[in-house]
Predicted 3D model of an 82-nucleotide RNA (c-di-GMP-I riboswitch aptamer). The coordinates come from a structure-prediction model, not an experiment, and the mean pLDDT is 82.
RNA sequence: UCAUAUUGUCGGCAUAACCGGCGAAAGCCGGCGACGCAAAGCUCUAGAGCCUGGACCGAGAGGAUGGCAGUCAGCUGCAAUU
Numbered sequence: 001u002c003a004u005a006u007u008g009u010c011g012g013c014a015u016a017a018c019c020g021g022c023g024a025a026a027g028c029c030g031g032c033g034a035c036g037c038a039a040a041g042c043u044c045u046a047g048a049g050c051c052u053g054g055a056c057c058g059a060g061a062g063g064a065u066g067g068c069a070g071u072c073a074g075c076u077g078c079a080a081u082u
Stems, first nucleotide, its partner, number of pairs: 005081004012037002018031005035070001041075003047072002049068003055065001056063002
């Protein structure tokens, strides 16, 4: 230096519920709060999957152009030990 696995602080992130705001909705932002997380860091005009269906498209059935990466995934990465 590379690979692999394990561990994780007086450090980091923050689930549900609740409060305020935005949105048609899904959901997002802020506060509060911790279910958990060693990538719960970044990425949704690369992919799979899931949620929503006002507007728009479609004769209709239906369809993301809306969202979710804390579903999988891709990229990057701290310390100690093996």